[in-house]
RNA sequence: GCCUGUGUAGCUCAACGGCAGAGCAAGGGUCCUAUAAGCCCAAGGUCGCGGGUUCGACUCCCGCCACAGGCA
Numbered sequence: 001g002c003c004u005g006u007g008u009a010g011c012u013c014a015a016c017g018g019c020a021g022a023g024c025a026a027g028g029g030u031c032c033u034a035u036a037a038g039c040c041c042a043a044g045g046u047c048g049c050g051g052g053u054u055c056g057a058c059u060c061c062c063g064c065c066a067c068a069g070g071c072a
Base pairs, nucleotide, nucleotide: 001071002070003069004068005067006066007065010024011023012022013021018055027041028040029039030038048064049063050062051061052060
């Protein structure tokens, strides 16, 4: 330099072009003599960045950035 893939909550990951979610962690409560486990509750998002298409984009297209793999 070229090709492919990935980028979404603190972490690991989902999400037909039409309401952004789960598990874990963290917080509160319940339970217990106590701790853990269990159960309940609420909170937590610039969907990597910038454009384009569209009535509507996490999703499609283009560029850029970061990371991983491959080729040279």